RNAcentral holds the sequence, with entries from ENA. Transfer RNA from Xylariaceae sp. FL1019, 73 nucleotides, folded computationally. Taxonomically the source falls in Xylariaceae (Eukaryota, Ascomycota, saccharomyceta, Sordariomycetes). Rfam family: tRNA. Its mean pLDDT, the model's own confidence on a scale to 100, is 82.
[in-house]
RNA sequence: GGUUCCGUAGUGAAGUGGUUAUCACAUCAGUCUCACACACUGAAGGUCUCCGGUUCGAACCCGGGCGGAAUCA
Repeated sequence: GGUUCCGUAGUGAAGUGGUUAUCACAUCAGUCUCACACACUGAAGGUCUCCGGUUCGAACCCGGGCGGAAUCA
């Protein structure tokens, strides 16, 4: 340098045009306990990598940028 794929709460993933973006772990609070842990209940936490386009409507489709991975040279 070429090709393919990926980028979504702190971390890992789901969601692939529609009204509130979901789950697990982690964090915080409550219940429990002498206390801690476990368990249960609840809460907070997201400009969905950036810019532009298509559309009535974009995390999702198209183009470009940035970052990452695999492979070829």